[in-house]
RNA sequence: UCAGCAUCAAUAUGGUCACCUCCUGGGAACAGGGAACCACCAGGUUGCCUAGGAGGGGUGAACCGGCCCAGGUCAGAAAUGGAACAGGUAAAAACUCCCAUGCGGA
Numbered sequence: 001u002c003a004g005c006a007u008c009a010a011u012a013u014g015g016u017c018a019c020c021u022c023c024u025g026g027g028a029a030c031a032g033g034g035a036a037c038c039a040c041c042a043g044g045u046u047g048c049c050u051a052g053g054a055g056g057g058g059u060g061a062a063c064c065g066g067c068c069c070a071g072g073u074c075a076g077a078a079a080u081g082g083a084a085c086a087g088g089u090a091a092a093a094a095c096u097c098c099c100a101u102g103c104g105g106a
Base pairs, nucleotide, nucleotide: 001106002105004103005102006101007100008047009046010045011044013042014041015040016039021034022033023032024031025030053099055098056097057096058095059094066089067088068087073082074081075080
């Protein structure tokens, strides 16, 4: 130099999302408040490892991730509200690349 393989866990606090569930109010859409649990994010502490950074990006679509959601649609007499396509968006679905690090090989 080249190619290959690989690179944690526990815990407290705050937060994001989904699911489930309870209470109160309402004529519908729904509004307000709580419980449990899954995954993830932020930065703190500890343990462990051959090495394990809280590193930098990309995709996030034809239907299933999140958020903002024109139009249309659904509920409503209306006010307004629900789900949500196109479009947009990113600390927090998921996938993936690079740096860095470790191991052995040519």